[in-house]
Predicted 3D model of a 101-nucleotide RNA (SAM riboswitch aptamer (S box leader)) from a soil metagenome.
RNA sequence: CAUCCAGAGGGGUGGAGGGAAUGGCCCUAUGAAACCCCGGCAACCUCCCGCAAGGGAACGGUGCCAAUUCCAUCAGGCUCCAUCGAUCAGCCUGGGAGAUG
Numbered sequence: 001c002a003u004c005c006a007g008a009g010g011g012g013u014g015g016a017g018g019g020a021a022u023g024g025c026c027c028u029a030u031g032a033a034a035c036c037c038c039g040g041c042a043a044c045c046u047c048c049c050g051c052a053a054g055g056g057a058a059c060g061g062u063g064c065c066a067a068u069u070c071c072a073u074c075a076g077g078c079u080c081c082a083u084c085g086a087u088c089a090g091c092c093u094g095g096g097a098g099a100u101g
Base pairs, nucleotide, nucleotide: 001101002100003099004098009038010037011036012035013034017027018026019025021073022072023071024070039065040064041063044061045060046057047056048055049054069097074094075093076092077091078090079089
């Protein structure tokens, strides 16, 4: 700096955790993490066409294969409710944090 509402799982070993943190909510003995094998997704690097925009390929280097980065977290705003304010609920925009390149 770019992307993060799309996409893609079987087996073996293993034996209780995992989803970054906190809270929530989930996943998990119908077998968590981790490691290995095979498979797949995607297209950042790579390669091809092209002036470019853009398009195509997928051998190789990464990445990824529950849930939007699972949701929220900070700020602002909208809707709802209400006499007003606050709370609750739903949503939008931006930021932060994180992940990958």
The RNAcentral record of the sequence draws on MGnify. Its mean pLDDT, the model's own confidence on a scale to 100, is 83.